Molecule: Bacterial RNase P class A
Organism: Tepidiformaceae bacterium
RNA sequence: UCAGUGAGCCGGGCGGCCGCGGCCCGAAAGGGUCGAGGAAAGUCCGGACUCCACCGGGCAAGGGUGCCGGGUAACGCCCGGGCGGCGCGAGCCGACGGAAAGUGCAACAGAAACAUACCGCCCUUCCAUGAGGGGCAAGGGUGAAAUGGUGCGGUAAGAGCGCACCGGCGUCCUGGCGACAGGGCGGCCGUGCAAACCCCACCCGGAGCAAGGCCAAAUAGGGGAGGAGGGCGCCCGGCCCGUUACGACUCCCGGGUUGUGCCGCUUGAGCGCUGUGGCAACGCAGCGCCCAGAGAGAUGGCCGCCGCCUCGCUUGCGGGGUACAGAAUCCGGCUUACAGGCUCACUGAGCGC
Repeated sequence: UCAGUGAGCCGGGCGGCCGCGGCCCGAAAGGGUCGAGGAAAGUCCGGACUCCACCGGGCAAGGGUGCCGGGUAACGCCCGGGCGGCGCGAGCCGACGGAAAGUGCAACAGAAACAUACCGCCCUUCCAUGAGGGGCAAGGGUGAAAUGGUGCGGUAAGAGCGCACCGGCGUCCUGGCGACAGGGCGGCCGUGCAAACCCCACCCGGAGCAAGGCCAAAUAGGGGAGGAGGGCGCCCGGCCCGUUACGACUCCCGGGUUGUGCCGCUUGAGCGCUGUGGCAACGCAGCGCCCAGAGAGAUGGCCGCCGCCUCGCUUGCGGGGUACAGAAUCCGGCUUACAGGCUCACUGAGCGC
């Protein structure tokens, strides 16, 4: 210098004028202060909070997760590691438990898709360019996939039949918290698919701030039917309501009321700095800060100067543009969108000293 890899961040700045919303001050006029985002988005996961399910425990159904260790309030998230694949490399990607419990599927092609031999190869018999019997699975062919791979030996031809190396399985030892790795020994038997059913382990009650509560307003709690049991899908234990009725509970019909009301509502797993433990995710301590909260509705406009991008030419002037988007209970993640720009660490190649 060129080509790349990973991580983090910004995403217009300053000034003036006018306006909008919340809160505070003020009798008023007015003044003060705060006022979108990294994704406020998708609503895909996880929680806080609230109500419901009578309480406690268990189970089933249903759903989810799926290498190991750690972080966290929790997670399907994050960090670190293992294994597999890709890359010269920095690094990147991976639903990554079980196919030896069972069931199912494997289109087309092919002889055969899990118990088989089409073309062939070898031996042998006969009525001999052929036919029959037997052996083989090395070669050819089909396929996405064909029964461990390569080589040597061996054989009639072959074959883990034997041997070496590699692979895979079982078992033992060693190292590691573990996933796993290394080594010894035995044997090569039964292809793949579990984002097919299934099995194993673990997790999950349901609904959601229009949750839910208060005040105000309005009233009559009315009529009918069923009814001896009812109170979560089941079970156990306990408890509650009811049991010839003033009747639990269930269903149906009818009537009244419903306000720009208040709370929930934004101080929180909060943010910043410093120190400290940890490889890291993250934790702990100290100090400082308060940062939109509503009606679904606010969060804007204009001007000047300066950035940035682009076009034009008279080369320092003119025109145009300035991403994605935009709160509504809150928080942690993931995913998706995003003009342009910055920083740090690292890799490969070339050149110079």